[in-house]
RNA sequence: CACUUAUCCAGAAAGGCGGAGGGACUUGGCCCUACGAUGCCUUAGCAACCAUUCCUGAUUAUAUCAGGAAAAAGGUGCUAAUUCCUGCUCUCGACUCAGUCGGGAGAAAGAUAAGUU
Numbered sequence: 001c002a003c004u005u006a007u008c009c010a011g012a013a014a015g016g017c018g019g020a021g022g023g024a025c026u027u028g029g030c031c032c033u034a035c036g037a038u039g040c041c042u043u044a045g046c047a048a049c050c051a052u053u054c055c056u057g058a059u060u061a062u063a064u065c066a067g068g069a070a071a072a073a074g075g076u077g078c079u080a081a082u083u084c085c086u087g088c089u090c091u092c093g094a095c096u097c098a099g100u101c102g103g104g105a106g107a108a109a110g111a112u113a114a115g116u117u
Stems, first nucleotide, its partner, number of pairs: 002116007013043005021032003025087001028085002044079003048076003052070007083109001088106008
């Protein structure tokens, strides 16, 4: 890198460096940004997964699995806007009706964690 599973409407800031675009793609939008963005470093913070402890259940039992709770921040991660909305499929409704707008569900893609080759 790839594959599998789970989650993604919550939460969380300051300083320094730097100097122009950035918000994964970019279809269409809409936002952030010289009142200094994106990015990097330091500190601080948040709490999703794994790790830790406890409880319950399944199992004859060890062990394993599932659920819940707690503390903590150990390993990763994160700290604009729902993954910013959208794109593809299905469905419902409205309208100035062969188009436009809006609602819902699913999928794809992406991000994060754990595991596997």
A computed fold for a 117-nucleotide RNA from Chitinophaga silvatica, annotated as SAM riboswitch aptamer (S box leader). Its mean pLDDT, the model's own confidence on a scale to 100, is 77.